Predicted 3D model of a 1470-nucleotide RNA (small-subunit ribosomal RNA) from Saccharimonadales bacterium (SeqCode). The coordinates come from a structure-prediction model, not an experiment, and the mean pLDDT is 83. Taxonomically the source falls in Saccharimonadales (SeqCode) (Bacteria, Bacteria candidate phyla, Candidatus Saccharimonadota, Candidatus Saccharimonadia). The RNAcentral record of the sequence draws on ENA.
[in-house]
RNA sequence: UUUUUGGAGAGUUUGAUCCUGGCUCAGGAUGAACGCUGGCGGCGUGCUUAAUACAUGCAAGUCGAGCGGUAAGGUCUCUUCGGAGAUACACGAGCGGCGGACGGCUGAGUAACACGUGGGAACGUACCCCAAACUGCGGAAUAAGCACCAGAAAUGGUGUCUAAUACCGCAUGUGCUCUUCGGAGUAAAGCUACGGCGGUUUGGGAGCGGCCUGCGCAUGAUUAGCUUGUUGGUGAGGUAAUGGCUCACCAAGGCGAUGAUCAUUAGCUGAUCUGAGAGGAUGAUCAGCCAGACUGGGACUGAGAACGGCCCAGACUCCUACGGGAGGCAGCAGUAGGGAAUUUUCCACAAUGGGCGAAAGCCUGAUGGAGCGACGCCGCGUGCAGGAUGAAGGCCUUCGGGUUGUAAACUGCUUUUAUAUGUGACGAAUAUGACGGUAGCAUAUGAAUAAGGAUCGGCUAACUCCGUGCCAGCAGCCGCGGUCACACGGAGGAUCCAAGCGUUAUCCGGAAUUACUGGGCGUAAAGAGUUGCGUAGGUGGCAUUGUAAGUUGAUAGUGAAAUCCUGGGGCUCAACCCCUUACACAUUAUCAAAACUGCAGAGCUAGAGGACGAGAGAGGUAGUUGGAAUUCCUAGUGUAGGGGUGAAAUCCGUAGAUAUUAGGAAGAACACCGAUGGCGUAGGCAGGCUACUGGCUCGUUCCUGACACUAAGGCACGAAAGCAUGGGGAGCGACCGGGAUUAGAUACCCCGUUAGUCCAUGCCGUAAACGAUGGAUGCUAGCUGUUAGAGGUAUCGACCCCUUUAGUAGCGAAGCUAACGCGUUAAGCAUCCCGCCUGUGAAGUACGGUCGCAAGACUAAAACAUAAAGGAAUUGACGGGGACCCGCACAAGCGGUGGAGCGUGUUGUUUAAUUCGAUGAUAAACGAAGAACCUUACCCAGGUUUGACAUCCUUGGAAUUUCUCCGAAAGGAGAGAGUGCUUUAUUGAGCCAAGUGACAGGUGAUGCAUGGCCGUCGUCAGCUCGUGUCGUGAGAUGUUUGGUUAAGUCCAUCAACGAGCGCAACCCUUAUGUUUAGUUGAAUUUCUCUAAACAGACUGCCCUGGUAACAGGGAGGAAGGAGGGGAUGAAGUCAGGUCAGUAUUUCCCUUACAUCUGGGGCUACAAACACGCUACAAUGGCCGGUACAAAGGGGAGCCAAGUCGUGAGACGGAGCAAAUCCUAUCAAAGCCGGUCUCAGUUCGGAUUGCAGGCUGAAACCCGCCUGCAUGAAGCCGGAAUCGCUAGUAAUGGUAGGUCAGCUAUACUACCGUGAAUACGUUCCCGGGUCUUGUACACACCGCCCGUCAAAUCAUGAAAGUCGCCAAUACCUGACGUCUCACCUUGUGUGAGCCUAGGGUAGGGGAGAUGAUUGGGAUUAAGUCGUAACAAGGUAUCCGUACGAGAACGUGCGGAUGGAUUACCUCCUUU
Repeated sequence: UUUUUGGAGAGUUUGAUCCUGGCUCAGGAUGAACGCUGGCGGCGUGCUUAAUACAUGCAAGUCGAGCGGUAAGGUCUCUUCGGAGAUACACGAGCGGCGGACGGCUGAGUAACACGUGGGAACGUACCCCAAACUGCGGAAUAAGCACCAGAAAUGGUGUCUAAUACCGCAUGUGCUCUUCGGAGUAAAGCUACGGCGGUUUGGGAGCGGCCUGCGCAUGAUUAGCUUGUUGGUGAGGUAAUGGCUCACCAAGGCGAUGAUCAUUAGCUGAUCUGAGAGGAUGAUCAGCCAGACUGGGACUGAGAACGGCCCAGACUCCUACGGGAGGCAGCAGUAGGGAAUUUUCCACAAUGGGCGAAAGCCUGAUGGAGCGACGCCGCGUGCAGGAUGAAGGCCUUCGGGUUGUAAACUGCUUUUAUAUGUGACGAAUAUGACGGUAGCAUAUGAAUAAGGAUCGGCUAACUCCGUGCCAGCAGCCGCGGUCACACGGAGGAUCCAAGCGUUAUCCGGAAUUACUGGGCGUAAAGAGUUGCGUAGGUGGCAUUGUAAGUUGAUAGUGAAAUCCUGGGGCUCAACCCCUUACACAUUAUCAAAACUGCAGAGCUAGAGGACGAGAGAGGUAGUUGGAAUUCCUAGUGUAGGGGUGAAAUCCGUAGAUAUUAGGAAGAACACCGAUGGCGUAGGCAGGCUACUGGCUCGUUCCUGACACUAAGGCACGAAAGCAUGGGGAGCGACCGGGAUUAGAUACCCCGUUAGUCCAUGCCGUAAACGAUGGAUGCUAGCUGUUAGAGGUAUCGACCCCUUUAGUAGCGAAGCUAACGCGUUAAGCAUCCCGCCUGUGAAGUACGGUCGCAAGACUAAAACAUAAAGGAAUUGACGGGGACCCGCACAAGCGGUGGAGCGUGUUGUUUAAUUCGAUGAUAAACGAAGAACCUUACCCAGGUUUGACAUCCUUGGAAUUUCUCCGAAAGGAGAGAGUGCUUUAUUGAGCCAAGUGACAGGUGAUGCAUGGCCGUCGUCAGCUCGUGUCGUGAGAUGUUUGGUUAAGUCCAUCAACGAGCGCAACCCUUAUGUUUAGUUGAAUUUCUCUAAACAGACUGCCCUGGUAACAGGGAGGAAGGAGGGGAUGAAGUCAGGUCAGUAUUUCCCUUACAUCUGGGGCUACAAACACGCUACAAUGGCCGGUACAAAGGGGAGCCAAGUCGUGAGACGGAGCAAAUCCUAUCAAAGCCGGUCUCAGUUCGGAUUGCAGGCUGAAACCCGCCUGCAUGAAGCCGGAAUCGCUAGUAAUGGUAGGUCAGCUAUACUACCGUGAAUACGUUCCCGGGUCUUGUACACACCGCCCGUCAAAUCAUGAAAGUCGCCAAUACCUGACGUCUCACCUUGUGUGAGCCUAGGGUAGGGGAGAUGAUUGGGAUUAAGUCGUAACAAGGUAUCCGUACGAGAACGUGCGGAUGGAUUACCUCCUUU
């Protein structure tokens, strides 16, 4: 001094977590389109589709100073007014020159020297510039014109005339070309206003163009071989020029895995967009290059070649007189068509530029401008200030208010913009202004003319009400909507942008999600079966010399302009434009350096290899041999079974099995040793011996001297199953056949059994071929075991011990990892090489190819669908997983239920109604502690409508009540009686009636909107928190472990220490005693009883065990280890129950879903279930006698004595608001005596008849009780099932509530009598703790697989069909160049080669379509099963083969990514 300036994330898999991984969003951009909206200006920009077809006009002419001339116009002269002449002011047509090869448009083709960039040599060049030389003399035609002819036209023909800067000859030759070095050949044009302008030849320059070449520049290998002018050479031809450019001959080359050929796609670049960058995408406008001009081919002219030139062929369009002609907007406008979509048939040559011309000038849809479009960028405006009663209105509201909101109104101010008028440019150098009376300036008027769009669940800024009710709809992802929607629609409000705002499409970003910068591969996707051998390729030890390819530096050239960037300047600013400096970009040349890599030379020994000496081993191949076992055969002994299973059966056996003995045959496999032992590259390898043979380890440090590592393709090997041929076949055993099991059982189990398993030879080439871990090298703590060596020490020796090498195991530091885990045998730290991965499914599938006898293997997609799929770990829940513990859970007992009759409840059915709820445990003698009416909610019928009930308002009246009539009643009508209490004398309170509307009312719905209460797990022992610690985290620890307990009770220990809710205790009752009091009872005290207070029990004492907690035993005591019983129910679970107890959100009804009344129903009855009572009898029934309770209740009540009645009961009325009276003689079982004698009975009492009693308005539906009579089923109950562990079960009676009465046999209490049994925890059930597996988390009533059936979608195959593309072979062959021939010398004729096009033929490629068919995907509630997840009920999975409705089953081999249990081995700690 210069440079460097730049990087954000979020949502979504789960109950939660971390990770992997996809999908989606926020940003920027656009030639855009669409929706809604729209004031102005500037600058830009505008067919991305049909290179589709084009009406009309214009887009390339100019020169009279090259020429002959004069058609039209001007001027002049003449005129018979028809016209004629002159002139050259000018100029049509024509000859001639220059220009039409530029400018303008488009992107079809092209994967190429097309483009970009850098080089090169063998070239051309009109106009322009410079230099030199020259410009002399002649000639023959022709267009136009004139005349005639053909034709519809386009156009053409014949005759005749004429000019030139048109054409030709001669001369000259500065020069130039050729050369045999002698020579030969070769030019010109004039015009003029006399100033000049031209012409010819040669050389040079500038600019332009042609050619060659290095490097760069798409995809596909499911395109692997391509090529005959092909590759090279010699010669010739040709070209402006090199060259197979073309031809003849010769050679057989050339290209290709660093991707030829083929196919598909594509104009390339400067640049543009994005990005921190590296990159990625794009190639509009502007600029450079290329290519094209209706499609294909061809030449001509020219300096140069064809958008607005020519010829031919083709398609299309147009004209036609049918004979023949014309045309090419991918120029500017414009039209049609296509499309989501892209403008005016404008002005001007004033400027810039181009062509011609000497010039004036003419031409110029290039260009300059205007018009249209918010298409983009930029700028401006739609006012500013004040203004609170915070107006009205809207919206919300907790009704208080809040918000819209200083917003408006209103007051003051300003005038950008707008409108009007005036003035008025720059762009113009001499003249000339389309834009344009435009920009600008000035004046006037007046807030006047000017705001919308999207969004508001999270991401993502912004919230409420109403409507809707899984409907309508929204949605970028997650997802909203099923009656309280911030998510749909509307409204109010808010937020963000703003003349725009959103949506859609596309690109980049975020995405480190293809990872060069900058990813991975044990389990998530991913290490190939073995690297075993090895090619190409990549990489490579120590030291030295040289070189300079890589590398570094310097200098020079290029890298167009524009763009980007820096600094300035101009439009009022900005966009925009201008000037300027650097950067950047890649590459070439020269010079220099020599560290590193490469290359070359000569070395070294640490890598690698060899030699020598030892060693271990199921390493391989071939041969040989052995014993045990199985089966079979023969023979003997022997007799009725054997075999098999959970249990059986099929099966074998009296024709003699099984068992046993002896002999024989055959095949296959090798017990013990045997092992986390050994060997091998992997697959794999096991009796012994022999032969051959591969590799490895250790030791010595002798030799070679980097010979190495890896390894795409390639070669080789490669379990089991399977295939082929030939053997063999004992056992086992897919398929198959039987037998079972089962709902079925194509299975699991059993009996048989074929392929196969074995051998030889040849295929196949795959496995969970696994350490789910590629190979090589180096480095980075250790400890322990084991195998094979070596050394040391020790010993007589073997052991022991130490060191070391190579293997093989276990644990572990650092480190790594998402975690699990790995950890010198790495998944650590590094280097090299190879292979592989990129969401899930479709799918390792289709098609194609290669291989195979086949089975099939290898290679390997897409459409479509989807927001996840997945890994590891966590907490739960679950398991036909495990361990431990508890409970009337089982067991041991006692008594029941289930059978009968009856009672009650429920279901079902019935009904006008049989009101409603409760429905496994946790509904069913439950709500209901009591339905004849009432209750009552249901049904029928009759009434009422501010209501049966509450509050408020107005008016009137006391309230109340009697009688008559109608009615079933409610009620209605009518006639009377009655005038109250209070008062400040107005009224007030209560009551009644009428009216009005707010409202009442609802046992109407939702218990899945709720409160409260309750049930259940469960009186189970659990449920949590603070701090700390561990873990990335969810979480863990504490709460686990060892004991103990009824208990998470307590003790000990422990990264935990404490605490809370539960447990226990505190409360009530009961058992004993004391004290006090005593209405009642008792003659009175003790006593009993009643009621209060207190005491007592605490493992306190003793013994034993134990660290302790505690346990066992004992004493004393009324009671002993919680003395018995009760109340008390943690956090939570079951959307458990209840809206019909009450409360309550929301919805619904309002002359009814409200309310009143009468009657009916809830009481029905085929059947089933649940809870009970009574029984079936002698431990009993009946009769007689006799004894002993507790606790209750009583005023519309309990009811005594007495009397009547067989009795229920009646009459009666004493006593009692109760320790007094009554119920209530208080009991019954019991005890004593009698009778019955085993029977459907003197058991049992249902059912029924008759006669009564009681309650009540009322006992018909539908009450209870009594008496007499009747006398059913039932003789102890199938499968199954319930309760209970002591004052318990069992059994006996008593009382109460509800209640007029009662269906009570129910429920709640009370006392009497009063047992049996518990070995124990294997099993059933339930629960708790720990652990384990999990694909479950709505949590096993879970999840989930496949066939079949239905609908939809995309796709494969398919007899074929249809066009398309690029080639090939043959035939034909226009125009035209070239060559040859001929003579009539012409615009000649003929022939030949080449060739566009056409035709024929057989193949190839991509595509469309196709009856039918295959699988795939998707779809709340279809069918069949239940394959997987737990040991998933047969562990699962892989490969292969066979079989089967389907998931699947079975055989063979393999894996653990299998639970459980035991054992062995090893490790860690002490």